About this RNA
The RNA shown here (transfer RNA) has 73 nucleotides and comes from a soil metagenome.
[in-house]
RNA sequence: GGCGACGUAGCUCAGAGGCUAGAGCAAGCGGCUCAUAAUCGCUGGGUCGGUAGUUCGAAUCUACCCGUCGCCA
Repeated sequence: GGCGACGUAGCUCAGAGGCUAGAGCAAGCGGCUCAUAAUCGCUGGGUCGGUAGUUCGAAUCUACCCGUCGCCA
């Protein structure tokens, strides 16, 4: 330098044009216990990597840029 995959909550990920953006773990609070662990319930936390474009409507499609990883040279 060329090609490809990926980027969504603190972490691991789902979501593949319209439904309020979700799960598990983690965190906080509460129940249970003499207490702790385990377990159960609740709560908070996201400008969906950025900028444009397409569309009535974009996390989702397109282009460019940024970052990570891989392959080729």
The prediction has a mean pLDDT of 81.